[in-house]
Predicted 3D model of a 71-nucleotide RNA (transfer RNA) from a Solirubrobacteraceae bacterium.
NCBI's taxonomy places the organism under Bacteria, Actinomycetota, Thermoleophilia, Solirubrobacterales, Solirubrobacteraceae.
RNAcentral holds the sequence, with entries from ENA.
Rfam family: tRNA. The family's RNA type in Rfam is transfer RNA. Its Rfam clan is "tRNA clan".
């Protein structure tokens, strides 16, 4: 330099163009003599910039980062 894959809360991961879910973790409450466990509630997210579309996490282009291959 060329090609391919990936990028979603703190972490791991889902998400046929139509309200962004789940688990773990975190905080609060309940329960308990206390702790743990359990139950309930809450906060927290689409890498960045454009394009297409009535509507984009999803499609297209560029950039950035990570991984793999080739040179």
């Nucleotide at each position: 330099g060329c090609g391919g894959g990936c990028g979603u809360g703190g972490u791991g991961u889902a998400g046929c163009g139509g309200u962004a879910g789940c688990a773990c973790g975190u905080g609060a409450g309940c329960c308990u003599u206390c702790c743990a466990a359990g139950c309930u509630c809450a906060g927290a997210g689409c890498g960045c910039g454009g394009g297409u579309u009535c509507g984009a996490g999803c499609c297209c282009c560029g950039c950035c980062g990570c991984c793999c291959g080739c040179u």